[in-house]
RNA sequence: UUUUGAAAAAGCCAAACCAGUUGUGAAGCUGGGACGGAAAACCACGGGUCUUAAUCAAAAAAGAUAGCCGAGUUACCCUA
Numbered sequence: 001u002u003u004u005g006a007a008a009a010a011g012c013c014a015a016a017c018c019a020g021u022u023g024u025g026a027a028g029c030u031g032g033g034a035c036g037g038a039a040a041a042c043c044a045c046g047g048g049u050c051u052u053a054a055u056c057a058a059a060a061a062a063g064a065u066a067g068c069c070g071a072g073u074u075a076c077c078c079u080a
Base pairs, nucleotide, nucleotide: 002080005077012037013036017032018031019030020029021028022027035067041073042072045070046069047068048065049064050063051062052061
């Protein structure tokens, strides 16, 4: 530097749901909680999905989603 795995050791994150709060909304944040995760760390670059408004339908725009997938950056321990 690349790689393997979560068996060991040290740890980490936190689904659904509940309470508060922000937002037209998808959804976000804080606290509780723990379904799970070996990058469930970061990132909206490419797709997908969702929201807004419109609409017979379609296309396009703005936003959301990283715990949907791919790409990019970084990373503990172990194996090779």

Model confidence (mean pLDDT): 82 of 100. c-di-GMP-I riboswitch aptamer from Desulfamplus sp., 80 nucleotides, folded computationally. Taxonomically the source falls in Desulfamplus (Bacteria, Pseudomonadati, Thermodesulfobacteriota, Desulfobacteraceae).